Large-subunit ribosomal RNA, domain VI from a Gemmataceae bacterium, 264 nucleotides, folded computationally. RNAcentral holds the full RNA, with entries from ENA. The prediction has a mean pLDDT of 87. Its Rfam family is "Bacterial large subunit ribosomal RNA". On this family, see Yusupov et al., Science 2001: "Crystal structure of the ribosome at 5.5 A resolution".
Context: one part of a larger RNA
RNA sequence: CGGAGGAGACUUGAGGGGACCUCUCCCUAGUACGAGAGGACUGGGAGGGACGGACCUCUGGUGUGCCUGUUGUCGCGCUAGCGGCAUCGCAGGGUAGCUAUGUCCGGCACGGAUAAACGCUGAAAGCAUAUAAGCGUGAAGCCGUCCCCAAGAUUAGGUCUCCUGCACCGCAAGGUGCGAAGGCUCCUGGAAGACUACCAGGUAGAUAGGCCGGGUGUGUAAGGCGGGUAACCGCCUCAGCUAACCGGUACUAAUCGCCGAUCG
Numbered sequence: 001c002g003g004a005g006g007a008g009a010c011u012u013g014a015g016g017g018g019a020c021c022u023c024u025c026c027c028u029a030g031u032a033c034g035a036g037a038g039g040a041c042u043g044g045g046a047g048g049g050a051c052g053g054a055c056c057u058c059u060g061g062u063g064u065g066c067c068u069g070u071u072g073u074c075g076c077g078c079u080a081g082c083g084g085c086a087u088c089g090c091a092g093g094g095u096a097g098c099u100a101u102g103u104c105c106g107g108c109a110c111g112g113a114u115a116a117a118c119g120c121u122g123a124a125a126g127c128a129u130a131u132a133a134g135c136g137u138g139a140a141g142c143c144g145u146c147c148c149c150a151a152g153a154u155u156a157g158g159u160c161u162c163c164u165g166c167a168c169c170g171c172a173a174g175g176u177g178c179g180a181a182g183g184c185u186c187c188u189g190g191a192a193g194a195c196u197a198c199c200a201g202g203u204a205g206a207u208a209g210g211c212c213g214g215g216u217g218u219g220u221a222a223g224g225c226g227g228g229u230a231a232c233c234g235c236c237u238c239a240g241c242u243a244a245c246c247g248g249u250a251c252u253a254a255u256c257g258c259c260g261a262u263c264g
Stems, first nucleotide, its partner, number of pairs: 001152001005163007015149004021049007033038001051106005059100004066093005071086006110144003117137004165178005182259003186202005207253003210249005217241002223236005
């Protein structure tokens, strides 16, 4: 921009893409078969491998915005307590998120047309013949069935719902302005994201921050008291601190504007 008024939802599926794997064991059964050795068809069941999808409850990883220990040095006048730098200084843990080696799920089954192959009926050719007319059975393969995209499928589909007013000029056709449903810009943000898009919100508000409560993590803060020559230990103290998590709460920030209905 188009899809013959303007919108908001929900859809159909032309067409396209993906997937399609495989092994072992048990029962049928030591049966059929076979002198024996050996050893099935068929049907049923169980457990795996690789691959793929989703997810983070568990097991782990990461987690340079969390907690702790600690070395050297510098600074805050000194002590104490902190901070900077040294690969995040080093080391031990670790929330959310993201992850696999973790968890769950998938290939099934069925239908249609067939290949090789095997048949029925059956002439040419009184027989025979699966073939010449005709009709079947039959593959991990083909077309469906399963999953995903999909109406720019210009053959542009379908369903539901919403809005189709007012004023002025004009004889009329029509024109101008305001404005409908709705949308956009802008802003607050997001397990959405390169940008865009998408989604949640914008005071009639919990969208983000802050604050409060909880959770989680770390592991018992500072200070004081007591003990010890001291390093340090004990008590107040399962303390103190705590990111991204879960709730609550308008304290802060979401100001203002713009577009928007026609042909026969």